[in-house]
RNA sequence: UUUGAAAAAGCCAAACCAGUUGUGAAGCUGGGACGGAAAACCACGGGUCUUAAUCAAAAAAGAUAGCCGAGUUACCCUAA
Repeated sequence: UUUGAAAAAGCCAAACCAGUUGUGAAGCUGGGACGGAAAACCACGGGUCUUAAUCAAAAAAGAUAGCCGAGUUACCCUAA
């Protein structure tokens, strides 16, 4: 650098529920496991969603990393 989750040690935690923050999308804590081989970090480029309406379009501020790509880091195994 690469392959894979077969083995071993482990890790994260969807929906939903309770509490809580927020106008909201959604976030946090606890429970819970649909799944994940980067479901670790990151809002850089797209996408989606919210403010949030408007005949339509454009723009702004947010959210989303478990939507995709890029970037950084990483256990074990395979190969060089």